Overview:
Predicted 3D model of a 346-nucleotide part of an RNA (small-subunit ribosomal RNA, central domain) from an anaerobic digester metagenome.

Context: one part of a larger RNA
């Protein structure tokens, strides 16, 4: 390379938007670039292959043939692809009327808890552990009652519930913004799918500047434990945790399962619509769970939310270690990220 693969063996990009490209619904007519057929030219000779012949044979040499998968020209064919024109509505989108949700952004408000301060009551302990000690406390702690302040998070409801492309999103309320979905079948008429590069978003930790700091808490200190204990346990405690703006761009960023379309038995929950009532059995669309037929799979298992059967496009894999390292390049304030080998070794 041919080929085979990517839930768990190596392998799906963290996610979306989208450029080029690839692929692309139904019907009619034209065209003839691809495609197919015929004919002509060319495809040097030698070599190679087949047949015949010449040196006694062979090597060697001579003659003939086929082939030279290609290219060019020309004459036709018109199913498919392309292209041009016209038409269509089922894909896609728009419209109208509903509806749904912790979807996003910015304000306002609330109660519980925690900590702190003040005042009162009250007196000798509190706290912590396996047991202790460090620590706090007669300068009145812990406990308890009232008042005040601060920051952060929102118990119950709460749910294999909901929403979002993913990351993620939860007290209540207001404003703004986005989206899904259902019904109608009114409009456009293939406007679609995927998407190398690119752009945007992207948990936590971390970084810069400025604020804030109640709790918790890397580092650090002390007390224990222990042979030791740079830990696990305890008492403290700074960055950080929170906010604004900017950067970083990574995660077991997981369903370890790329996106889109079509097809392939059922049963049973649940969310939101529609529709229908006989108040009963059922139906339908979009989600979200469980169990299974066929089928698939090495098995575990998957099974209309496929890992089944097919189609299109992208990404990725090719023994373990060395190594996600070195070097180079690009990005970053840095930390580091992206790209990404080889020697050697088994």
């Nucleotide at each position: 390379u041919u080929g085979g693969g990517u839930u768990u063996a190596a392998a799906g990009g963290g996610u979306g938007c989208g450029u080029a490209g690839g692929c692309u619904g139904a019907c009619a007519u034209g065209u003839a670039a691809g495609u197919c057929a015929g004919u002509g030219g060319u495809g040097a000779a030698a070599g190679a292959c087949c047949c015949c012949g010449g040196c006694u044979u062979a090597a060697c040499c001579g003659g003939g043939g086929g082939g030279u998968u290609g290219c060019c020209a020309u004459u036709g064919a018109a199913a498919c692809u392309g292209u041009a024109u016209g038409u269509c509505u089922u894909g896609a989108g728009a419209g109208u009327a509903g509806u749904c949700g912790a979807a996003g952004u910015g304000g306002g408000c609330g109660g519980a808890a925690u900590g702190a301060g003040g005042u009162g009551u009250g007196u000798a302990g509190c706290g912590g552990u396996g047991a202790a000690a460090u620590g706090c406390a007669u300068a009145g702690a812990u406990a308890u009652a009232c008042c005040u302040c601060a920051g952060a998070a929102c118990a119950c409801c709460g749910a294999u519930a909901g929403c979002g492309a993913a990351g993620g999103c939860a007290g209540c309320u207001c404003a703004c913004u986005a989206g899904g979905u259902u019904a109608c079948a009114c409009c456009u008429g293939a406007c679609g799918c995927u998407g190398a590069g690119g752009c945007a978003c992207g948990a936590a930790a971390g970084c810069g500047u400025g604020g804030g700091u109640a709790u918790c808490a890397a580092a650090c200190a002390g007390g224990a434990u222990u042979a030791g204990a740079u830990a696990c346990c305890c008492u403290g405690g700074u960055a950080g945790u929170c906010c604004a703006c900017g950067c970083u761009g990574u995660a077991a960023a997981c369903g370890a399962u790329g996106a889109u379309c079509a097809c392939u038995a059922g049963c049973u929950g649940u969310u939101u619509g529609c529709g229908a009532u006989a108040u009963a059995c059922a139906g339908u669309a979009a989600g979200u769970g469980g169990c299974u037929a066929a089928g698939c799979g090495a098995a575990a298992g998957c099974g209309a939310u496929a890992a089944g059967u097919g189609a299109u496009c992208c990404a990725c894999c090719u023994g373990g270690g060395g190594a996600g390292u070195a070097c180079g390049u690009c990005g970053g304030c840095a930390a580091c990220g992206a790209u990404g080998a080889a020697a050697c070794u088994c």